[in-house]
RNA sequence: GCCGACGUGGCUCAGUGGUAGAGCAGCUGUUUCGUAAACAGCAGGUCACCGGUUCGAACCCGGUCGUCGGCUCCA
Numbered sequence: 001g002c003c004g005a006c007g008u009g010g011c012u013c014a015g016u017g018g019u020a021g022a023g024c025a026g027c028u029g030u031u032u033c034g035u036a037a038a039c040a041g042c043a044g045g046u047c048a049c050c051g052g053u054u055c056g057a058a059c060c061c062g063g064u065c066g067u068c069g070g071c072u073c074c075a
Base pairs, nucleotide, nucleotide: 001071002070003069004068005067006066007065010024011023012022013021018055026042027041028040029039030038048064049063050062051061052060
């Protein structure tokens, strides 16, 4: 340099055009002799960034950045 995959809550991930979600973690409360357990509730998101298509984009298209893998060249 070329090709491919990936980028979504703090972490691990789902969601492939029509309300952004789950588990764990966090916070509050209940329960308990007590608890890291159990139960109830709450909070937390520029969906990597920019632009385009569309009535409507996390999702489709183009570009950019980053991570990982493969190939090639040079040293």

Predicted 3D model of a 75-nucleotide RNA (transfer RNA) from an Armatimonadota bacterium.